[in-house]
RNA sequence: CUCUUAUCAAGAGCGGCGGAGGGACUGGCCCGAUGAAGCCCGGCAACCUUGAUGUCUAUGGAUAUAGACAUUGGAUGGUGCUAAUUCCAGCAGGAACGUUUUCCUGGAAGAUAAGGG
Numbered sequence: 001c002u003c004u005u006a007u008c009a010a011g012a013g014c015g016g017c018g019g020a021g022g023g024a025c026u027g028g029c030c031c032g033a034u035g036a037a038g039c040c041c042g043g044c045a046a047c048c049u050u051g052a053u054g055u056c057u058a059u060g061g062a063u064a065u066a067g068a069c070a071u072u073g074g075a076u077g078g079u080g081c082u083a084a085u086u087c088c089a090g091c092a093g094g095a096a097c098g099u100u101u102u103c104c105u106g107g108a109a110g111a112u113a114a115g116g117g
Stems, first nucleotide, its partner, number of pairs: 001117008013041001015040003021031003025090004042082003047078002049074011086109001091106006
């Protein structure tokens, strides 16, 4: 960099350093010297991870072993996250309303994890 699968409406500090930018992109709309990015600490979550219970499948003569799924618990370790739904829209279709907006579905793009190239 790319492919596959899953998730993206919940959650998380009135801390320290730092000093002007930030919210991927485009358009909006926002955040920011009452202090942005970044770093540290703290925190959240639970993808990897791990315990229990149940169901199914495979192997076996079997009390068993392995795998998948569901429910529920933990958090030592690997990541991630810690304004606003992924802040909203961006392409296609539909509903309402009637001139400009609101809503719904799918997709694209993006983010994160796990596995593969």

Predicted 3D model of a 117-nucleotide RNA (SAM riboswitch aptamer (S box leader)) from Thermoflavimicrobium daqui. It matches the Rfam family "SAM riboswitch aptamer (S box leader)". Gene Ontology term of the family: regulation of gene expression. Rfam's curators write: The SAM riboswitch is found upstream of a number of genes which code for proteins involved in methionine or cysteine biosynthesis in Gram-positive bacteria. Lineage of the source: Bacteria > Bacillati > Bacilli > Thermoactinomycetaceae > Thermoflavimicrobium. Model confidence (mean pLDDT): 82 of 100.